[in-house]
RNA sequence: GCUCCCGUAGCUCAGCUGGUUAGAGCGCCAGUCUUGUAAACUGGAGGUCGAGAGUCCGAAUCUCUCCGGAGCC
Numbered sequence: 001g002c003u004c005c006c007g008u009a010g011c012u013c014a015g016c017u018g019g020u021u022a023g024a025g026c027g028c029c030a031g032u033c034u035u036g037u038a039a040a041c042u043g044g045a046g047g048u049c050g051a052g053a054g055u056c057c058g059a060a061u062c063u064c065u066c067c068g069g070a071g072c073c
Base pairs, nucleotide, nucleotide: 001072002071003070005069006068007067010026011025012024013023019057028044029043030042031041032040050066051065052064053063054062
C1' cells in the first nucleotide's frame, strides 16, 4: 500500500435482500434438590451492536471517516 476479511453480553458466536422486543451456548448470581459440593431443573442480571458522522419514517444491517485486529504484498 491492497482486501465484496473481522469488531454484537465476561468468553465463543448467530442475527446482514433495513422494520415484530437484540439473541443462543458457555460462564456469573439466586432458588429447588443434597449432610455438603457437583450434576439436573427453575428464575435472574449483564449490551446504547468498536468510535463518530451521513442517508432514511426507521440502521447491528446501507454510505463515509477514524480506531483496533487478521490476511496479502
RNAcentral holds the sequence, with entries from Rfam. This is a predicted structure of a 73-nucleotide RNA (transfer RNA) from Acanthosepion pharaonis. Its Rfam family is "tRNA". The family's RNA type in Rfam is transfer RNA. The coordinates come from a structure-prediction model, not an experiment, and the mean pLDDT is 81.